Annotation:
This is a predicted structure of a 403-nucleotide RNA (Bacterial RNase P class A) from a Pirellulaceae bacterium. The prediction has a mean pLDDT of 75. Its Rfam family is "Bacterial RNase P class A". Rfam describes the family as follows. Ribonuclease P (RNase P) is a ubiquitous endoribonuclease, found in archaea, bacteria and eukarya as well as chloroplasts and mitochondria.

RNA sequence: GAAGUGGACUGGAUAGUCGCCGGUCGCCCAUUGCGUUUUGCGCGAGUGGUGCGGCGGGAGGAAAGUCCGGGCUCUAUAGGACAGGGUGGUCGGUAACGCCGACCGGCCGAAAGGUUAGGGAAAGUGCAGCAGAAAGUAGACCGCCAGCUCGGCUUGCCGAGCGGGUAAGGGUGAAACGGUGCGGUAAGAGCGCACCAGCAGCCGAGGUGACUCGGUUGGCUUUGUAAACCCCACCCAGAGCAAGGCCAAACAGAAAGCAGCCGGCUUCGGCCGGCACGGAUUUGUCCGAUCCGUUACGACUUUCGGGUAGGCUGCUUGAGGCGCCGGGCAAUCGGCGUCCUAGAUAAAUGACUAUCACUUGCUUCGGCAAGUACAAAACCCGGCUUACAGGUCCACUUCGAGA
Numbered sequence: 001g002a003a004g005u006g007g008a009c010u011g012g013a014u015a016g017u018c019g020c021c022g023g024u025c026g027c028c029c030a031u032u033g034c035g036u037u038u039u040g041c042g043c044g045a046g047u048g049g050u051g052c053g054g055c056g057g058g059a060g061g062a063a064a065g066u067c068c069g070g071g072c073u074c075u076a077u078a079g080g081a082c083a084g085g086g087u088g089g090u091c092g093g094u095a096a097c098g099c100c101g102a103c104c105g106g107c108c109g110a111a112a113g114g115u116u117a118g119g120g121a122a123a124g125u126g127c128a129g130c131a132g133a134a135a136g137u138a139g140a141c142c143g144c145c146a147g148c149u150c151g152g153c154u155u156g157c158c159g160a161g162c163g164g165g166u167a168a169g170g171g172u173g174a175a176a177c178g179g180u181g182c183g184g185u186a187a188g189a190g191c192g193c194a195c196c197a198g199c200a201g202c203c204g205a206g207g208u209g210a211c212u213c214g215g216u217u218g219g220c221u222u223u224g225u226a227a228a229c230c231c232c233a234c235c236c237a238g239a240g241c242a243a244g245g246c247c248a249a250a251c252a253g254a255a256a257g258c259a260g261c262c263g264g265c266u267u268c269g270g271c272c273g274g275c276a277c278g279g280a281u282u283u284g285u286c287c288g289a290u291c292c293g294u295u296a297c298g299a300c301u302u303u304c305g306g307g308u309a310g311g312c313u314g315c316u317u318g319a320g321g322c323g324c325c326g327g328g329c330a331a332u333c334g335g336c337g338u339c340c341u342a343g344a345u346a347a348a349u350g351a352c353u354a355u356c357a358c359u360u361g362c363u364u365c366g367g368c369a370a371g372u373a374c375a376a377a378a379c380c381c382g383g384c385u386u387a388c389a390g391g392u393c394c395a396c397u398u399c400g401a402g403a
Stems, first nucleotide, its partner, number of pairs: 001399010012356007020058002023055005028049004033043004060374001064385002067383005072240004084236005089103005104118001105116004119231002124229002126225003136177001141170002143166003147162007178196006197221001199218008244313004253304005258298001260275006276294007320339008357372006
């Protein structure tokens, strides 16, 4: 320098102006308590405000998908079993996980490294497309082999047919029931033997373990598929912040209250008269007088329970971040110090200007124009998955060149 592998980080910058959300401090306003003889003033505390001013704060690495796991809340629950769902190498980590780490085995890569749903197929059942003669109790299409029959002739060969033998060779397939060699045979075949591979049992060594290495014995060999049924082991209550708690308009419901009495008439709804009560006028005040009202059982007042709209709470200090030290290969754990860093509710976190950075296009090479990845909190965490312009850094592998 080139090609790669693994990982970490960043996610336009600076300044100014105007806004938005919530916090805090001061003022103002509203409400409220106390004091004071004059209802205004003083004092105090809390709450609220679309008010004014000051100060500091305000999206993410994925806030996303809502796919797993937990906290929290309510409901259910003696214990056990069945059903249902999930997980599946081993040892660790963790609040927990289907996550993470390390290791083991398989597969891929020359390597760094990647990947793996990786228990059981000699419990049972099912399935195996196409091709192929045959696909699991294997199997005879071609070939090979001997026998019999027929034909030919160069008389021991060739050709055809028949019923057999044969899994060595060919062909099909993802897969055809171990491999190589020798013997054996008509040709062949674990038919026999030796070695190798694999399987099962036993023994020894190493490892916590998955497993690895070595020895020995055995029958000669056993297809694949369990993200097919199934078997085994282990795990699992349900619903979710629209959880849950508190306050509480309006409408509806329930209870209680409410200023009358007498006489007459009545079509039973009320009407008329008098007393009474209330208001207005007259008046300095009272009585009196005049007028009006009693349409006041209601769209009334008070209380009550449940609780809708609405409000408050839950709500952000948490398995929290950062730094140092220590244990551990690591995931991660422990100790000490330090920091507080969004809480909206139709939903704030923005817009503009200037300069710069980057990208794209145009260019008369002076610049000009457009744009700024993916996407955006909603109870909170741990993961996984998916999206992502550009940029930075670290470790490692292989190749090339130079010193």